This is a predicted structure of a 375-nucleotide RNA (Bacterial RNase P class A) from a Deltaproteobacteria bacterium. It was read from a public genome assembly, where an Rfam model found it. Lineage of the source: Bacteria > Pseudomonadati > Myxococcota > Myxococcia. Model confidence (mean pLDDT): 76 of 100.
RNA sequence: UGGUGCGGGUGCAUGAUCGCUUCGGCGCAAGCCGGGGAGGAAAGUCCGGACUCCACAGGGCAGGAUGGUUCGUAACGCGAACUGAGGGAAACCUCAAGGAAAGUGCCACAGAAAAUAUACCGCCUCGGGUUUCUCGAGGUAAGGGUGAAAUGGUGAGGUAAGAGCUCACCGCUUUCCUGGUGACAGGAAAGGCAUGGUAAACCCCAUCCGGAGCAAGACCAAAUAGGGGAACAAUCUCGCGUUUCGGCGCGAAACGGGCGGCCCGUCCGUAGUUCCCGGGUAGGUUGCAGGAGGUGCCGGGUGACCGGCAUCCCAGAUAAAUGAUCAUGCCCCUCUUCUGGGGGACAGAAUCCGGCUUACAGCCCGCUCCAGUUA
Numbered sequence: 001u002g003g004u005g006c007g008g009g010u011g012c013a014u015g016a017u018c019g020c021u022u023c024g025g026c027g028c029a030a031g032c033c034g035g036g037g038a039g040g041a042a043a044g045u046c047c048g049g050a051c052u053c054c055a056c057a058g059g060g061c062a063g064g065a066u067g068g069u070u071c072g073u074a075a076c077g078c079g080a081a082c083u084g085a086g087g088g089a090a091a092c093c094u095c096a097a098g099g100a101a102a103g104u105g106c107c108a109c110a111g112a113a114a115a116u117a118u119a120c121c122g123c124c125u126c127g128g129g130u131u132u133c134u135c136g137a138g139g140u141a142a143g144g145g146u147g148a149a150a151u152g153g154u155g156a157g158g159u160a161a162g163a164g165c166u167c168a169c170c171g172c173u174u175u176c177c178u179g180g181u182g183a184c185a186g187g188a189a190a191g192g193c194a195u196g197g198u199a200a201a202c203c204c205c206a207u208c209c210g211g212a213g214c215a216a217g218a219c220c221a222a223a224u225a226g227g228g229g230a231a232c233a234a235u236c237u238c239g240c241g242u243u244u245c246g247g248c249g250c251g252a253a254a255c256g257g258g259c260g261g262c263c264c265g266u267c268c269g270u271a272g273u274u275c276c277c278g279g280g281u282a283g284g285u286u287g288c289a290g291g292a293g294g295u296g297c298c299g300g301g302u303g304a305c306c307g308g309c310a311u312c313c314c315a316g317a318u319a320a321a322u323g324a325u326c327a328u329g330c331c332c333c334u335c336u337u338c339u340g341g342g343g344g345a346c347a348g349a350a351u352c353c354g355g356c357u358u359a360c361a362g363c364c365c366g367c368u369c370c371a372g373u374u375a
Stems, first nucleotide, its partner, number of pairs: 001371003005367006012329007020037007039346001043357002046355005051213004058264004063209005068082005083097001084095004098204002103202002105198003115151001120144002122140008152170006171193001172191008217286004227277006237252006254270006293312008330344004
């Protein structure tokens, strides 16, 4: 200098004038003064929660989610570090990364044969013949072919020709040792040792999981036709206690209803509950922003993150405010030569928070790998 890889940040700034909105103070009011006013993704509605209600909230089945190990977190399907596999020359990147010997299914076509799976070509031995060659019997899976994949690999010996048949190394299995919290890594010994792949196929194993959602919910005011219909019971049935003898209380049974689907269980009710049709109101307040909060410094940790101290309050609308103009500066592009023109991305809060995913013009900072050149 060029190419590559990873991480962090910003995403117009300042001033003036006018306008909108919210909070606080003053004011009878009109208004005045002061503080604040859209993001890193506010998007997607994909995960996890806080909060509210069902509701007092338990067990099982079905169903669903996650899936290497350890840690972080309120929690997670998220994050950090590490291990293994794959890709890359490397820095680095990716992984739906438990189990195929519990069982079932599938592996098209090609090929002799695709899992209780094999002999198409070929090689060797013997016998026959019409002796160029061919037929039959036996042996074989080293060579070739087909395929994504053909059943341990390479080399040597051995053999009629071959084969873990034998040996060496590698691979695989078992046992032990060392290191590590662990996944796992390294080493040693013994054993000729094998029946492939696929679970983002069904399945098995481990862990986890109530539902609905701020249009949740709470309060106030008002209005209407406390309208019409249907279902299920029945009640004073049984037991106990009490009684002023009218009755009352508790429990059981029965029935109705609630608890994501089903069962158990549990809770509410006893002319109550549930369902359907019709009518009225749909207004106001609250929930509504002080938090698993932000920022700075210090300490611990490889890191995610945790702890301590200090400091700050940074939108709360409700058909939806957060804007417009001018000037200067900044950044970028183009033309030009002392000036002119153009542009500044993706994109707007609606209960809130932690993540993930997607979109993004331009600019800034840092570290690494490789190549070239110079000193």